[in-house]
């Protein structure tokens, strides 16, 4: 330099043929307990790497860039 893959909650990851984003763990509160842990219940937390484009509508399609990994020279 070129090619491929990945980037979504604090962490690990889902997300269908484009229809407006979820799970587990963690965190906060509650029940229980002498206290704590466990268990159970409830809740908060995201402008989906960045910027544009297409579309009535984009995490998803297109382009460029940024970061990480792998491969080729």
């Nucleotide at each position: 330099a070129g090619g491929c893959g990945c980037g979504u909650a604090g962490c690990u990851c889902a997300g269908c043929u484009g229809g407006u984003a979820g799970a587990g763990c963690a965190c906060a509160g509650g029940u229980c307990u002498c206290c704590a842990a466990a268990a159970c219940c409830u809740g908060g937390g995201g402008u989906c790497g960045u910027a544009g484009g297409u579309u009535c509508g984009a995490a998803c399609c297109c382009u460029a860039c940024c970061g990480c990994g792998c491969c080729u020279g």